[in-house]
């Protein structure tokens, strides 16, 4: 200093599962608890791999509010145009009253549907920066032994 755990010897740790507690979730954290473990020590601030998806972004349905533009229907309101009635001290186009037709234009409520704004709810995709060293790697290391 390497190699490699076959044997000894003191120990460590501690999966699944319980229970509390945290996280959106994956997962940690204490305790119990032992499947297994010679690195099941450490390092996830930068090497691969793998888990998850709350915010985010993308799509898809839905359903609500809002905007402003046409549209389509009911009412109102209405400049004005045309008729024609009564009244007046005979005499009215002109003046006064009260009508009918049409009516630009303003304005309200309602209706469908599309648009385009907001924020929402279910699916679904995408995606760490969020975990995992008991996947692989990196490092350091106890025993005895070659």
């Nucleotide at each position: 200093u390497u190699g490699a755990g076959u044997u000894a010897a003191g120990g460590g740790c501690a999966a699944a599962c319980c229970a509390u507690c945290u996280g959106a979730a994956a997962g940690g954290a204490u305790g119990g608890g032992a499947c297994g473990u010679a690195a099941a020590g450490c390092u996830a601030g930068a090497g691969g791999g793998c888990c998850u998806u709350c915010g985010c972004c993308c799509g898809u349905a839905c359903a609500g509010c809002g905007u402003a533009u046409a549209g389509c229907g009911u009412g109102c309101u209405g400049a004005g145009u045309a008729c024609a009635g009564c009244g007046u001290a005979u005499a009215a186009a002109c003046c006064g009253c009260a009508g009918u037709a049409c009516g630009a234009g303003g304005g309200a409520c309602g209706c469908a549907g599309a648009a385009c704004g907001c924020a929402g709810u279910a699916c679904g995709a995408g995606g760490a920066u969020g975990g995992c060293a008991g996947c692989c790697a990196g490092u350091u290391g106890c025993c005895g032994u070659g």
This is a predicted structure of a 146-nucleotide RNA (c-di-GMP-I riboswitch aptamer) from a Candidatus Auribacterota bacterium. It matches the Rfam family "c-di-GMP-I riboswitch aptamer". Rfam links the family to the GO term cyclic-di-GMP binding. The coordinates come from a structure-prediction model, not an experiment, and the mean pLDDT is 77.